[in-house]
């Protein structure tokens, strides 16, 4: 240099054109004499950055960033 994979709340991920779901962890509250588990209810994500296609993009394209691998 060139080719690949990933990039999504604090962490670990699903999702793959119709306006993002789960688990832990947080806050509040029920339960216990207290603790812990247990239940309920919430917060919290401009889906790496920037264009472009389209009615509409986390997804399709193009550049760029970053991490990891492969080739030389």
């Nucleotide at each position: 240099g060139c080719c690949g994979u990933a990039g999504u709340g604090g962490c670990u991920u699903a999702g793959u054109g119709g306006u993002a779901g789960a688990g832990c962890a947080c806050u509040c509250c029920c339960u216990u004499g207290g603790u812990a588990a247990g239940g309920g209810a919430g917060a919290g994500g401009u889906c790496g950055a920037g264009g472009g296609u389209c009615c509409g993009a986390u997804u399709c394209c193009c550049u760029c960033c970053u991490a990891c691998g492969g080739c030389a």
Transfer RNA from a Holosporales bacterium, 72 nucleotides, folded computationally. The sequence was found in a public genome assembly.